A computed fold for a 74-nucleotide RNA from a Clostridia bacterium, annotated as transfer RNA. The sequence was found in a public genome assembly. It matches the Rfam family "tRNA". Its family is annotated with triplet codon-amino acid adaptor activity in the Gene Ontology. By type it is a transfer RNA. Its mean pLDDT, the model's own confidence on a scale to 100, is 81.
RNA sequence: CGGGGUGUAGCGCAGUUUGGUAGCGCGUUCGGUUCGGGACCGAAAGGUCGUGAGUUCGAGUCUCGUCACCCCGA
Repeated sequence: CGGGGUGUAGCGCAGUUUGGUAGCGCGUUCGGUUCGGGACCGAAAGGUCGUGAGUUCGAGUCUCGUCACCCCGA
């Protein structure tokens, strides 16, 4: 320098196929249970979907650029 992949909640990931309310597990907080803890049960909080722009009534999803990391090639 060229090609490919990944980026979504504190952590690990799904959702992209076919644009239409952003979800799951763990964790955290509160409550129940317990003498207390763990386990279990119930509830809640937590997201500028890496970032900038474009298309569209509507973008995590499509288009263009850009950043970080990983892989391959030179």